[in-house]
C1' cells in the first nucleotide's frame, strides 16, 4: 500500500414503510388499498465508537519505577433524599423545483419525538453584601378489581427511563521525595526567568496567563549543551556482587502519513472523527474531488531473514437491547516453518565359516565386525478398517418452596424436571488385522580436544579459533577405509555474559614491568580521653505497601515430560509506628599523653643585602733578550725579525674560590663553599611553665621552581653554541686543533620544563640487633676513658615482604589517615579544541589504522675494537721459501660432439687418482644385443672343449670339422658340472637425492675439556660439585670448601730410538794365530751388528723456595733428568662439513634403454687467473780430474754380475740370486787439485732442428730416454704471505710403492749440519674467571633513520553540499479567546415599531 473485513446496536425514543415474508378489504387475475403484524433501508434520537488490538517514531524527565501528598473530575453502578406539573416553536426524513462529471448542493412546503425552548415547583445544591438571589426533569413497556369518560383515555399499579441532591466504590487529572545512561575536548545556564500582589483563566492547586513590584533561581553532590534511549515487573549469564537486554506475557507512558488545530463528549485536542498546511497515491468532463494496515490476513520493496488474502462466535471478554438477539480479525481454533523446549521411532534376541567385498600390511596377518547374511521373536509411530469423547453450564420453559410485599403482581433465592447449543472435529482417545516391514543424518580427529591410517598434491592447491601446516616420505590440504562426538538433527556466522582478581564494592596495584606531584593550604575527608544529654545514622518490635505472572518450595491435572494449575514461600525495597543507647554524629562541661607556645643551650656551603681578600688566566707599559712558539697520534691553520715565547718589573678587568673537604652539614624540593658585618627562616637538645585538640591529609588555588631560552640597561678575564680555518674521512655540515660570537656574571621582569631520581607521597603508630659517623644532653673514669639517650646520616643483617632483584626501625615489614596516578605495545609527552605565554613552548588530551606482542627480573651460552690470568712457531728473535722467470701439475674460466664425475676459506685446487696412448673409463661419435656381460628357479637340447673357411672396423654375422669324459645303475636311464634354445618372474643402473641414511673421513685440536647418579639451595631456568689459594704440559696434584664420590678425557700401559748386561753367533764380525795376501779359507765369537729377554730414571738422593702440602729452582750421579726424542691412540659435541662414483641402503626415476658389447675419439683442448711444485738466476758457484763415507728397502712374468760392442741411452752376454749370502749400487754434496773472474757469462736450461734408444699389440692425436745442435726468460723478485726451536731448520743424494712403459708427485732413509728465542704490548687461534648485552639460524647478530615504487587508513587542502542549533527579523493557514462594523434570526416579552438573546 491493491482488495476484503476489523464498531456497532435499539422499533421497548421518533415520524414513517425503500425492499422482505404474513394478514383484512376491492378485484376473475394483473393490480390497488390498509403499516394491521413479523420485521425494518435510509432518516431524527439515546448510548457507545475515548474499550479492545498495533507500533515505539520521539521522550533523560511534561515519562517511568517505590513511597507519600491535597487544591479536583467522574457518563454506566450502588446507596441517601426529593421531583417527574403544565405549555411551545421548529427540523430531517419525505413531496416538489433546480445546480453538479463526480462527491455533494441549494431553494420552497409539510411532519413526530426521550430532539429543542420558555413557564411553575426546590428536599437539597450553587452564590450572598446574609437581605436575599438562582438552577430541573420524558416519557415508554406490561398489567388491571372498583370508579369516571362517546372514545382516546383518565385513574391504580409493574418495571425500564428522566431531573436535582447525598456517599460510596472503581476510573482519571494534579504535587512532592528518591532512584534512572555516556561526555568536562559542553563550565557557566536562565527575563515568565524566581519570588511577591491584583485580574484573568481550569474540574483542580501552580507564571497557567496578563500588570505592577523585587532581583532573584540553577550549577563542581555536574547546571547548560551534545549524544544515546520508552520505563518496570522482569529475560539471559554468573558462586555472588555484578555485567547486558527490555522479544513473548503483565503493568505505565507516547504515538497514529509529516506538522498545527480545536469541535463534540462523562472522558479525546480522537488510529478505521473534523478543519488547515505539507509530501505521496488515485478519480475527474480539468471546473473538482477522495485516501491513510504501527488492526487481522496480504501485496510491492528492503533485506542474512520472519507465516494463511482460513474457521467460529461454540467457549471467556466487550458494545447495544427489557430480552430474543445482532456486532466483535479482542479472543478461541485450525494451516505454514526442526525456529524453541518436551517426548517417541527409525527394531530385539542369537549367530564365528571371524563369508564376500572394502582398507591398512612387517604377507604372517590386522581391521570393518555380531557387523551383515541365516533362525526366532516384537509392532511404538506411519499407513488401512471399526468405535468415539471431555470441554456446556448457564441464559430459555414447567412446578415447587422461601424472602420481600397489601399482594397470589413484580423481584431475588433455592431445588426438580425439562428444551436447545461445539468452530476444532470424525480430532483426541480405544480396538482389530498385516508386516521389520516405510524412516540417519551433520561435524570433527596435529595441540588446546575425544578420535589415524593409506594414497594424491608439492610453500603449489589448499586448511586455519589461536599457535600454526603445505617447498616428495603431511596423522594439519583432497579424497578412502577407519574411528570420536552429537543425533532429527548438526556445523557455521552474528551476539551477549562467565572464565577475566582484564576497573579489583565483595577483589588489584605504583623502587626497577603501567602508575607518587617541591611545598602551603580553602572546601571536602579523617581525628585524643572522660561525663551528660539528643536520637540523624546504627540494631530490634510491630504494621500498611512492595499487582498478577515469573524464579523456589510442597501439591494436583494432561500415559510420561515440556506444558497447565491449587497453596505456600520471597520480592533483599519504601512508608509509619515503638523501643535500645554500646559506636558514629550532634550539644553542652572537663582532662593531657597530640599539637603549640614561653624559658636556656647548641649545630650549620639555609636565605637575602652590603663590604672585602689571596692565587691564576688575560691583556696594557717598559726593561732584559733571540728565532722560534704554540700544538697534536702526525700535521696544518695560527703567533713571531714591525722582536714573539721566556724573564723581571709595574698596572688594568672580569670571573670563580685550591688546600681545610669528608657516603660532613644545611634546605620542602630546585639547590647551598674565600673572609667579615647587617637582616631573617627552619631545625635539635634539657628542665621546667602555660594553652587545652587548637591536629593529619587536601581536588581547585598560591608560591617556589636546575640548566637552556626570552625582553630591557650593564658587564665582558676565562671558557664556549653558531660560525670560520687546519687536519683526517670515500664524504665529515662530527670526534682532534687554531680562532670566535651569543652566552656564561650583575639588576630587574618573563618562561615553568629535566634520569626535576631514593626512578620510592605525607602523616602516626609498633615490630631482633651490630658496627661507622654528625649535633646535643646524661652519667662515669687516672685518662678527651666508658656507658647510657636524643635528633639526623651511612653499611651490614633477623623476621616479614618481594616476580626476582632486592628492602629491611630512615622499610618495599605489620596497620590507620588522606592526596595523586596506572589499566596491551604503537599511531603519541602527537592531532583537534580550551587555557597559558613576548615569543619559543608548556599543561590538559585522544582516534583511525596496524600488531601479538610490548615489558620487568632472573638463568645457561655466544659474543666485545671490556677486565684478570693462561697457552700455542702466535707474535717478536732468527733461517730459509713463496709471490716476478721458465717448466711440471692442479683448479678456474673458456673452448668443444666430449673435453666424465666429485672435492670449493682455514678444513677445495702434485686432492679422489700408490701412473688416462688401447684397458682404466664412468664422456662422445659410429655400429650391434635385448631374460640381457652377471645371479636364482623352469623346460628342452648339447658334455665340456678344439681345429677351421667366409664376412666384417671390431663386436658379430655365417658355415665346416674332431670329440664324446665324471658319479649311481645288471641294463633302459637318471645325476652333478659346463654349453646352447625358449618362456617368466627378473637382472642391471658410475642415474637423481649425502637435505631421508648406515659405515668411513676432515676440521676444532692431542685443546684440557665434558657429564650422570645421591645431598644441598632456589617459586623456577638452573647452581653446587668443575668455584676460590698455590701449582702442572694437563679438570696434573695439594689445600681450603655443602658436598662426598664416579664416569668420558689428561697421564700411564703400546711401538720405534738412545746405554749397559745376558743368551744366540749365519748368510754378520776380525782383536789374537795360521795361510795361496782376496776376511778367500780354517780357527774363533772379544768387539761391531743382529734378535730374543732383561736392566735403567722414581723428582730416588742432596741444598733452597713454599703453607710442615702439592710442586718448583740449583746441584750430584749417570748414556739418558724432570712427560728423554719420535709414533700410533683424538672427551661430550660443532660444521644439515665430505662422500648414494669405494662398499651398504630408503625413496624416486630408466627397462629393444639412463642396461650391455665394439671400435674410433675425448679427459692431454688454451686468450686468460689462481694454488702447489722443479730449475735457476752463479765464484760458499760453474765445469774437469782425482778420491772416500750411508741408511732404508725391493728382487724369479723378477733384480741381473762379470766380460764384450757402442759417445750415449743401451745392445749382446750369461754368472749368481726366491736374498744378513747375490743383483739393483761406483750415494752425492763433503774433500784433493785444474780451470773459470762477475759477463746474461764455461752461469741459466727452456724451445726447436737432425739423428737415435727403449717398453709396448700399437708412441699422429699422446710417453720415457740418448748423441749432436740450437742457447729463450730470468742479474734474487711490488703489495702481501709461508714454513721452521735441533740432529730440527736449510741442504746433498739414494730406495719404494703405483707400473709393461712413463715421477719435478708421493711414501718412509740416511749424509752434512745451522741461527735465535728480549719479552707477552701488539696480530691470529685457544683455555679459564668475571662483567655488559636490545644476540639465541647466537657479532657474518640485531638494529635506526632517509630516499624510490606501490598500497592501506588517519590529517591537512582553494572551496562546495547537506544536517543540528541559537539570535534577530518579513509573511503567516485553519483554530480559540476578544473588539468594532455590517448582516440574518421560529420558540421569551410587546399591540405595533423595534428589543432581549442567537
Nucleotide at each position: 500500500c491493491a482488495u476484503g473485513c476489523a464498531a456497532g446496536u435499539c422499533g421497548a425514543a421518533c415520524g414513517g414503510c425503500a425492499g422482505c415474508a404474513c394478514g383484512c378489504g376491492g378485484g376473475c387475475a394483473a393490480c390497488c388499498c390498509c403499516g394491521g403484524u413479523g420485521g425494518c433501508g435510509a432518516g431524527u434520537g439515546g448510548c457507545g465508537a475515548a474499550c479492545g488490538g498495533g507500533u515505539g517514531a520521539g521522550u533523560a524527565a511534561u515519562a517511568c519505577a517505590u513511597c507519600g501528598g491535597a487544591a479536583c473530575g467522574u457518563a454506566u453502578c450502588u446507596u441517601c433524599g426529593a421531583g417527574u406539573g403544565g405549555g411551545g416553536g421548529a427540523u430531517a426524513a419525505c413531496g416538489c423545483a433546480c445546480c453538479g462529471a463526480a462527491a455533494g448542493g441549494u431553494g420552497u412546503g409539510c411532519u413526530a419525538a426521550u430532539a429543542c425552548c420558555g413557564c411553575a415547583u426546590a428536599a437539597u445544591c450553587u452564590c450572598u453584601c446574609c437581605g436575599g438571589a438562582g438552577a430541573a426533569a420524558a416519557g415508554c413497556a406490561g398489567g388491571g378489581g372498583a370508579u369516571c369518560g362517546a372514545a382516546a383515555g383518565a385513574c391504580c399499579u409493574u418495571g425500564c427511563g428522566c431531573u436535582c441532591c447525598u456517599a460510596g466504590a472503581g476510573c482519571g487529572g494534579c504535587c512532592g521525595a528518591u532512584g534512572u545512561c555516556u561526555g568536562a575536548u559542553u563550565a557557566g545556564c536562565u527575563a515568565g526567568u524566581u519570588g511577591g500582589u491584583g485580574g484573568g483563566g481550569u474540574a483542580a492547586a501552580g507564571g497557567c496567563u496578563u500588570a505592577c513590584c523585587a532581583a532573584g533561581g540553577c550549577g563542581a553532590c555536574g547546571a547548560u549543551c551534545a549524544g544515546u534511549a520508552g520505563c518496570u515487573g522482569g529475560u539471559c549469564u554468573g558462586a555472588g556482587a555484578g555485567g547486558a537486554c527490555g522479544a513473548c506475557c503483565a503493568g505505565c507512558c507516547a504515538c497514529a502519513c509529516u506538522g498545527g488545530g480545536a469541535c463534540u463528549g462523562a472522558g479525546a485536542c480522537a488510529c478505521g472523527g473534523c478543519c488547515c498546511a505539507g509530501a505521496c497515491u488515485c478519480c475527474u468532463a480539468c471546473g473538482g474531488g477522495a485516501g491513510g494496515c504501527a488492526g487481522c490476513a496480504g501485496u510491492g520493496g528492503g533485506g542474512a531473514a520472519u507465516u494463511u488474502u482460513g474457521g467460529a462466535c461454540a467457549a471467556u471478554g466487550g458494545g447495544g437491547g427489557a430480552a430474543a438477539c445482532c456486532c466483535u480479525g479482542a479472543u478461541c481454533c485450525a494451516g505454514c516453518c526442526a525456529u524453541g523446549c518436551c517426548g517417541c521411532g527409525u527394531g530385539a534376541g542369537u549367530g564365528a565359516a571371524g563369508a564376500a567385498g572394502g582398507c591398512c600390511u612387517u604377507c604372517g596377518g590386522g581391521u570393518u565386525g555380531u557387523a551383515a547374511a541365516g533362525c526366532u521373536c516384537u509392532u511404538u509411530c506411519a499407513g488401512c478398517c471399526g468405535g468415539a469423547a471431555c470441554g456446556a453450564a448457564a441464559c430459555g420453559g414447567u412446578c415447587a418452596c422461601g424472602g420481600c410485599u397489601a399482594a397470589u403482581a413484580c423481584c431475588c433465592g433455592u431445588g426438580a424436571c425439562u428444551a436447545c447449543u461445539g468452530a476444532c472435529g470424525g480430532u483426541a482417545c480405544c480396538g482389530g488385522a498385516a508386516g521389520a516391514a516405510g524412516a540417519a543424518g551433520c561435524a570433527c580427529c596435529g595441540g588446546c580436544u575425544a578420535a589415524c591410517u593409506a594414497c594424491g598434491u608439492g610453500c603449489c592447491a589448499g586448511c586455519a579459533g589461536c599457535c600454526g601446516c603445505c617447498g616428495u616420505a603431511a596423522u594439519a590440504c583432497g579424497u578412502a577405509g577407519g574411528g570420536u562426538g552429537c543425533g532429527a538433527g548438526c556445523g557455521u556466522u552474528a551476539a551477549u555474559c562467565c572464565g577475566a582478581a582484564u576497573u579489583a564494592c565483595u577483589g588489584g596495584g605504583c623502587g626497577u614491568a603501567a602508575a607518587g606531584c617541591u611545598g602551603c593550604g580553602c572546601a571536602a575527608g579523617c581525628c585524643g580521653u572522660u561525663u551528660u544529654g539528643u536520637a540523624a545514622g546504627u540494631c530490634a518490635g510491630a504494621u500498611g505497601u512492595g499487582a498478577a505472572a515469573u524464579c523456589c518450595c510442597c501439591g494436583g491435572g494432561c500415559u510420561u515430560a515440556a506444558c497447565c494449575u491449587g497453596g505456600g514461600a520471597a520480592c533483599u525495597g519504601c512508608g509509619u509506628u515503638u523501643g535500645a543507647a554500646a559506636c558514629u554524629a550532634c550539644a553542652a562541661g572537663g582532662c593531657u599523653a597530640g599539637a603549640g607556645u614561653g624559658u636556656g643551650g647548641c649545630a650549620g656551603a639555609g636565605g637575602g643585602g652590603g663590604g672585602u681578600g689571596g692565587a691564576a688566566u688575560u691583556c696594557c707599559a717598559c726593561g732584559u733578550g733571540u728565532a722560534g712558539c704554540a700544538g697534536u697520534g702526525a700535521a696544518a691553520u695560527g703567533c713571531g725579525u714591525a722582536g714573539a715565547g721566556a724573564u723581571g718589573u709595574g698596572g688594568a678587568g672580569g670571573a670563580a674560590c685550591a688546600c681545610c673537604g669528608a657516603u660532613g652539614g644545611c634546605g620542602a624540593a630546585g639547590g647551598c663553599a674565600g673572609c667579615c658585618c647587617c637582616c631573617u627562616g627552619g631545625g635539635c637538645c634539657a628542665a621546667u611553665a602555660c594553652u587545652g585538640a587548637c591536629g593529619c591529609u587536601c581536588a581547585u588555588g598560591c608560591a617556589c621552581g636546575a640548566a637552556a631560552g626570552c625582553g630591557u640597561g650593564g658587564g665582558g678575564a676565562g671558557c664556549a653554541a653558531a660560525c670560520a680555518g687546519g687536519a683526517g674521512u670515500a664524504g665529515a655540515u662530527a670526534c682532534c686543533c687554531u680562532g670566535g660570537u651569543a652566552g656564561u656574571c650583575c639588576a630587574c621582569g618573563c618562561c615553568c620544563u629535566a634520569a626535576a631520581c631514593g626512578a620510592u607521597g605525607u602523616c602516626a603508630a609498633c615490630u631482633a640487633g651490630u658496627u661507622g659517623u654528625u649535633g646535643g644532653g646524661g652519667a662515669u673514669u687516672c685518662a678527651u676513658u666508658u656507658c647510657c639517650u636524643u635528633a639526623g646520616u651511612a653499611a651490614c643483617g633477623u623476621a616479614g615482604c618481594u616476580a626476582a632483584c632486592g628492602c629491611g626501625u630512615g622499610a618495599a615489614g605489620u596497620u590507620g589517615a588522606c592526596c595523586g596516578c596506572c589499566u596491551c605495545c604503537c599511531c603519541a609527552c602527537u592531532a583537534c579544541g580550551c587555557c597559558c605565554c613576548c615569543a619559543a613552548c608548556a599543561u590538559u588530551a585522544a582516534a583511525a589504522c596496524u600488531c601479538a606482542a610490548a615489558g620487568g627480573a632472573a638463568u645457561g651460552g655466544a659474543c666485545g675494537g671490556g677486565a684478570a690470568c693462561c697457552c700455542g712457531c702466535a707474535c717478536a728473535a732468527g733461517c730459509g721459501g713463496u709471490g716476478g722467470a721458465u717448466g711440471a701439475u692442479g683448479u678456474g674460466c673458456a673452448u668443444u660432439a666430449a673435453u666424465c664425475c666429485g672435492a670449493u676459506g682455514c678444513a677445495a685446487c702434485g686432492c679422489g687418482a700408490a701412473a688416462a696412448a688401447c684397458c682404466u673409463u664412468a664422456c662422445c661419435u659410429a655400429c650391434c644385443c635385448u631374460u640381457g656381460a652377471c645371479a636364482u628357479g623352469g623346460u628342452c637340447g648339447g658334455a665340456a672343449u678344439c681345429c677351421u673357411g667366409c664376412u666384417g672396423a671390431g663386436a658379430g654375422g655365417u658355415g665346416g670339422g674332431a670329440g664324446u669324459g665324471c658319479u649311481c645303475g645288471a641294463a633302459a636311464g637318471a645325476g652333478a658340472a659346463c654349453c646352447g634354445g625358449c618362456g617368466c618372474a627378473c637382472a642391471g643402473g658410475u642415474g637423481c637425492u649425502g637435505c631421508a641414511u648406515g659405515g668411513c673421513u676432515g676440521u676444532c685440536g692431542u685443546c684440557a675439556g665434558c657429564u650422570g647418579g645421591u645431598g644441598u639451595c632456589c617459586u623456577g631456568a638452573g647452581a653446587u660439585g668443575u668455584u676460590g689459594g698455590g701449582u702442572u704440559a694437563a679438570g696434573u696434584c695439594c689445600c681450603g670448601a655443602a658436598a662426598a664420590g664416579a664416569g668420558c678425557g689428561c697421564a700411564a700401559c703400546c711401538c720405534u730410538u738412545g746405554u749397559c748386561c745376558u743368551u744366540a753367533g749365519u748368510u754378520g764380525c776380525c782383536a789374537u794365530c795360521u795361510u795361496a795376501c782376496g776376511c778367500a779359507a780354517g780357527a774363533g765369537c772379544a768387539c761391531u751388528c743382529c734378535a730374543a729377554g732383561g736392566a735403567g730414571a722414581c723428582u730416588g738422593c742432596c741444598g733452597g723456595u713454599g703453607a710442615c702440602a702439592a710442586a718448583c729452582c740449583g746441584g750430584a750421579g749417570g748414556a739418558a733428568g724432570g712427560u728423554g726424542g719420535g709414533g700410533a691412540u683424538g672427551a661430550c659435541g660443532u660444521c644439515a662439513a665430505g662422500u648414494c662414483c669405494u662398499c651398504a641402503u630408503g625413496g624416486c626415476c630408466c627397462u629393444u634403454a639412463u642396461g650391455g658389447g665394439u671400435a674410433g675419439g675425448g679427459c692431454u683442448u688454451c686468450a686468460c687467473a689462481c694454488g702447489u711444485c722443479a730449475u735457476a738466476c752463479a765464484a760458499u758457484g760453474g765445469u774437469c780430474g782425482g778420491a772416500a763415507c750411508a741408511g732404508a728397502g725391493g728382487g724369479u712374468u723378477g733384480c741381473c754380475a762379470a766380460c764384450c760392442c757402442g759417445c750415449g741411452a743401451g745392445g749382446g752376454g750369461g754368472a749368481g740370486c726366491u736374498a744378513a749370502u747375490c743383483c739393483c749400487a761406483g750415494a752425492a754434496a763433503a774433500c784433493c787439485g785444474a780451470u773459470u773472474g762477475u759477463a746474461g757469462u764455461c752461469c741459466g736450461g727452456a724451445u726447436u732442428g737432425c739423428a737415435c734408444u727403449c717398453c709396448c699389440c700399437a708412441a699422429c692425436u699422446g710417453g720415457a730416454g740418448u748423441g749432436c745442435a740450437u742457447c729463450a726468460a730470468g742479474c734474487u723478485g711490488g703489495a702481501a704471505u709461508c714454513g721452521c726451536u735441533a740432529g730440527u731448520a736449510a741442504u746433498c743424494g739414494a730406495c719404494g710403492a703405483u707400473c709393461a712403459g712413463c715421477a719435478u708427485c708421493c711414501c718412509g732413509c740416511c749424509c752434512u749440519g745451522a741461527a735465535u728465542a728480549c719479552c707477552u704490548u701488539c696480530c691470529c687461534g685457544g683455555a679459564u674467571u668475571u662483567u655488559g648485552c636490545a644476540c639465541a639460524c647466537a657479532c657474518c647478530c640485531c638494529c635506526c633513520c632517509u630516499c624510490a615504487c606501490a598500497c592501506c587508513a588517519g590529517g591537512g587542502g582553494a572551496g562546495u553540499g547537506g544536517g543540528c542549533u541559537u539570535c534577530a527579523c518579513c509573511a503567516g493557514a485553519a483554530g480559540u479567546g476578544g473588539g468594532u462594523a455590517g448582516u440574518c434570526u421560529a420558540a421569551c416579552g410587546g399591540c405595533a415599531a423595534g428589543g432581549a438573546g442567537g